[in-house]
RNA sequence: AACGAUAAAGGCAAAACCGUCAAAAGACGGCGACGCAAAGCCACGGGUCUAAAGUUUAAGACCAUGACAGCCGGGCUGCCGAAC
Numbered sequence: 001a002a003c004g005a006u007a008a009a010g011g012c013a014a015a016a017c018c019g020u021c022a023a024a025a026g027a028c029g030g031c032g033a034c035g036c037a038a039a040g041c042c043a044c045g046g047g048u049c050u051a052a053a054g055u056u057u058a059a060g061a062c063c064a065u066g067a068c069a070g071c072c073g074g075g076c077u078g079c080c081g082a083a084c
Base pairs, nucleotide, nucleotide: 003081004080011036012035017030018029019028020027021026034070040076041075042074044073045072046071047068048067049066054062055061056060
């Protein structure tokens, strides 16, 4: 460097429920563990979600400047060390 164990020491925490914030998606806190070797960080590319404002409207539709890193890729950083 690569790789990842029925190893050790630690770490994170899905869904559900409660509270706060938000137009929503969702975020944060509590509780709780489905899972995770980057489930640490960054919206850079793709993708997905939302649609307040805006556009257009008969219904409605479109739209990110809002989100998602636990969807994939990429970038930065990082604990441990059996086997290969």